Predicted 3D model of a 74-nucleotide RNA (transfer RNA) from a Leptospiraceae bacterium.
[in-house]
Order: sequence, then C1' cells, then structure tokens
RNA sequence: GCUUCCGUAGCUCAGGUGGAUAGAGCAUUUGUUUCCUAAACAAAGGGUCACAGGUUCGAGUCCUGUCGGGAGCA
Repeated sequence: GCUUCCGUAGCUCAGGUGGAUAGAGCAUUUGUUUCCUAAACAAAGGGUCACAGGUUCGAGUCCUGUCGGGAGCA
C1' cells in the first nucleotide's frame, strides 16, 4: 500500500430483513432482609449506537468519507 472484519452503558456483548421508549449480564448506588458483613431479592442511575455527511416519512441497521483496532496479502 491492497483486501476484509469490528467500533452500541464503567466492562463483556446482543440487536445486522430500516419502524413502538435502544437492551441483557456483570459492576455502581439505594432499599428490604441480617447483631454486622456477605449472599439473596427489589428498584434506580448510567448511552451524542466511534466521528462527519448522504438516502429515506423514518437509520444502531443502508451508502460515502475519516479515525481507531484485529486478521490476511504484498
């Protein structure tokens, strides 16, 4: 340099056929329980879906570019 895959919550990821308010587990905080802690149970907070633009009535999802990471080829 070329090809290809990935980027979504603090962490690991799902959602890939465009359509309801963007989700799960762990973690964090609060509450219940307990003499206390842990565990268990309940609830809450936390996201410009990497960035910019385009298509569309509507984009996490489709298209283009940029950035970052992985793999392969030279």

Source information: It matches the Rfam family "tRNA". Rfam links the family to the GO term triplet codon-amino acid adaptor activity. Rfam classes the family as a transfer RNA. From the family's description: Transfer RNA (tRNA) molecules are approximately 80 nucleotides in length. The source organism's lineage runs through Bacteria, Pseudomonadati, Spirochaetota, Leptospiria and Leptospiraceae. Its mean pLDDT, the model's own confidence on a scale to 100, is 81.